[in-house]
Context: one part of a larger RNA
RNA sequence: UUGGGCGUAAAGCGUGUGCAGGUGGUUUGAUAAGUCAAUGGUUAAAAACUCCAGCUCAACUGGAGAGAGGCCACUGAAACUAUCAGACUAGAGGCUGGAAGAGGCUAGUGGAAUUGCCGGUGUAGGGGUCAAAUCCGUUAAUAUCGGCAAGAACACUCAAUGCGAAAGCAGCUAGCUGGGACAGUCCUGACACUAAUACACGAAAGCGUGGGGAGCGAAGCGGAUUAGAUACCCGCGUAGUCCACGCCGUAAACGAUGUGCACUAGACAUUGGGAGUAUCGACCCUCUCAGUGUCGCCGCAAAAAGCUAACGCGUUAAGUGCACCGCCUGGGGAGUACGAGCGCAAGCUUAAAACUC
Repeated sequence: UUGGGCGUAAAGCGUGUGCAGGUGGUUUGAUAAGUCAAUGGUUAAAAACUCCAGCUCAACUGGAGAGAGGCCACUGAAACUAUCAGACUAGAGGCUGGAAGAGGCUAGUGGAAUUGCCGGUGUAGGGGUCAAAUCCGUUAAUAUCGGCAAGAACACUCAAUGCGAAAGCAGCUAGCUGGGACAGUCCUGACACUAAUACACGAAAGCGUGGGGAGCGAAGCGGAUUAGAUACCCGCGUAGUCCACGCCGUAAACGAUGUGCACUAGACAUUGGGAGUAUCGACCCUCUCAGUGUCGCCGCAAAAAGCUAACGCGUUAAGUGCACCGCCUGGGGAGUACGAGCGCAAGCUUAAAACUC
């Protein structure tokens, strides 16, 4: 390379947008680039293949013949692909309507708790642990009542919930704003799918500048434990955690499962929309579209088909197919060295080999 693969054995980029490229719905006509067929030329000879012949056979040698495939020319075919012209509406997009949502950004605002400070009551303890001690407390602590201040997070509702591309999103209110589902079937008329490079977003930690700092708390200090204890437990506590702006670009960034489309028994639950039935109305009931989940254990039964090495997956596929991208190819060396790009740095991305088993 051909091939075979990628939930757990090596392997799906963390996620999206999207240029090139690849692929692409129904239908009419034209063209004839791909495609198919015929003919001619060329593809040296030798060799190889078939037949015949010559050395006593064979190897060997001689003669004759036949191609296949490639390329060129020419003639023809027009189903498929392509190109051009036209048409369509089932894909895609738009429009209208009511509804759902912790989707995002900004501003404002609320109560509980915590800590600190001030004042009152009150007196000897409090705190902490398996037990203790460090620690706090007669300069009045802990407890309790009132007041003030600060920062951070939002109990209950809250779940088999919802939303978002992912990361992620939760007190309340307002403003601005993104996306999706459903219904109508009004408009456009293939405008689509995927996506190398690229660009954007991207938890936590970390970095820069300036704020902020209640609680928690790497590092650090102390007390215990212990043979030791650079830990687990306890008392403190700096960075950080919070905000603004700018970097970083990584995670078991996980469903360890790329995206899109189509097809292939169901049952139950639940969220949102719609229709019908019922009703004064709602609930209920039936159907339907789009999501989110479950079908498990002992046990009598327990998902069909299919797939899988098994576990399991099973209309939310890991089933059956198509399109495109990414990735894998024994373990270690190594996600390392070198080079390059990016970064303030930490480092990240790309990524070997010798050697060894």
About this RNA:
A computed fold for a 357-nucleotide part of an RNA from an uncultured organism, annotated as small-subunit ribosomal RNA, central domain. Its Rfam family is "Bacterial small subunit ribosomal RNA". The coordinates come from a structure-prediction model, not an experiment, and the mean pLDDT is 83.